[in-house]
Context: one part of a larger RNA
RNA sequence: CGUUGGAUAUUUGAGAAGGGCUGACCUUAGUACGAGAGGACCGGGUCGGACGCACCUCCGGUGCACCAGUUGUACUGCCAAGUGCAUAGCUGGGUAGCCGCGUGCGGUUAUGAUAAACGCUGAAGGCAUCUAAGCGUGAAACAGGCUUCAAGAUGAGAUAUCCCUCCUAACUUGAUUAGGUAAGGUCACUUGUAGACUACGAGUUUGAUAGGUCAGAGGUGUAAGCGCAGUAAUGCGUUGAGCUGACUGAUACUAAUAGACCGAGGG
Numbered sequence: 001c002g003u004u005g006g007a008u009a010u011u012u013g014a015g016a017a018g019g020g021c022u023g024a025c026c027u028u029a030g031u032a033c034g035a036g037a038g039g040a041c042c043g044g045g046u047c048g049g050a051c052g053c054a055c056c057u058c059c060g061g062u063g064c065a066c067c068a069g070u071u072g073u074a075c076u077g078c079c080a081a082g083u084g085c086a087u088a089g090c091u092g093g094g095u096a097g098c099c100g101c102g103u104g105c106g107g108u109u110a111u112g113a114u115a116a117a118c119g120c121u122g123a124a125g126g127c128a129u130c131u132a133a134g135c136g137u138g139a140a141a142c143a144g145g146c147u148u149c150a151a152g153a154u155g156a157g158a159u160a161u162c163c164c165u166c167c168u169a170a171c172u173u174g175a176u177u178a179g180g181u182a183a184g185g186u187c188a189c190u191u192g193u194a195g196a197c198u199a200c201g202a203g204u205u206u207g208a209u210a211g212g213u214c215a216g217a218g219g220u221g222u223a224a225g226c227g228c229a230g231u232a233a234u235g236c237g238u239u240g241a242g243c244u245g246a247c248u249g250a251u252a253c254u255a256a257u258a259g260a261c262c263g264a265g266g267g
Stems, first nucleotide, its partner, number of pairs: 001152001005163007015149004021049007033038001051106005059100004066093005071086006111143002117137004164267001166180005171174001181265001184262004188204005209255003212251005218244003225238005
């Protein structure tokens, strides 16, 4: 921009894409078959491999604004306590998130028309013949069934609901143009389950959207100061302490202000 008034929801599905894998064991049954050796079809059940999708409860990885230990050096006047730099200085752990090595799930099955193949009836051609007319069986392939996208499917679909029987101005006087509006939407702002941007979602004081604060979870692992013991290093007590990014809940303390614009005219 179109979809022939303007919108908001819910949809149909032309069409397109994805998926479709496979093993072992038990049983039927040591049965059918076979002199024996050996050894099934059909059917039922169990457990896997690889692959795919989703997720983070468990296990594990990462986790550069979390916690602790520790070396050298510089600084905060000194002690103590800290901070900078040294690959994140090095080392041990680790929340959320993101992941797999973790967890859950999937393929199967119905059906239709068929291929090769196997048939029934059956002539040409008194027989025979699956074929010439006619009728069947038959595959991981085809269609369909399952999942996803999908009306720009210009063939532009459907359903429900909302707004409307205007005002102003201009002229070239009409399916005219411009402006103000309705339902509705956008800008702007706080943002995340979304994200390159855009889009999408949640909100904007009639508010828990983000930050802060408070409480908790989780992490780290017993802070500093003081006291006691020891010549001291250090240990013990206060103390599962102190600190703590993303997680959970509560709370208007801070910021979402004030506002502007677009948008039908009776189809």
This is a predicted structure of a 267-nucleotide part of an RNA (large-subunit ribosomal RNA, domain VI) from a Clostridia bacterium. Rfam family: Bacterial large subunit ribosomal RNA. It was read from a public genome assembly.